[in-house]
RNA sequence: UUGAGAUUAGUGUAACGGUUAGCACGACUGCUUGUGGCGCAGUAAAUAAGGGUUCGAUUCCCUUAUCUCAAC
Numbered sequence: 001u002u003g004a005g006a007u008u009a010g011u012g013u014a015a016c017g018g019u020u021a022g023c024a025c026g027a028c029u030g031c032u033u034g035u036g037g038c039g040c041a042g043u044a045a046a047u048a049a050g051g052g053u054u055c056g057a058u059u060c061c062c063u064u065a066u067c068u069c070a071a072c
């Protein structure tokens, strides 16, 4: 330089263009316990940025950013 891929709660990871954006671990609160842990109930927390298409975009298109891989 060229090509390909990835980017979603704190972490990991799902999601036919129509879901209240889910699951696990973690955090916090309460119950339980003599204390802690386990267990139970609940709460908060996310679509990389900017545009476009569409009645509707995490999803499709374009640009940018970061990371990874391959070729030269």
Stems, first nucleotide, its partner, number of pairs: 001071007010025004018055001027043005048064005
The RNA shown here (transfer RNA) has 72 nucleotides and comes from Sediminibacterium sp.
NCBI's taxonomy places the organism under Bacteria, Pseudomonadati, Chitinophagia, Chitinophagaceae, Sediminibacterium.
The sequence is in RNAcentral, with records from ENA.
It matches the Rfam family "tRNA". Gene Ontology term of the family: triplet codon-amino acid adaptor activity. By type it is a transfer RNA.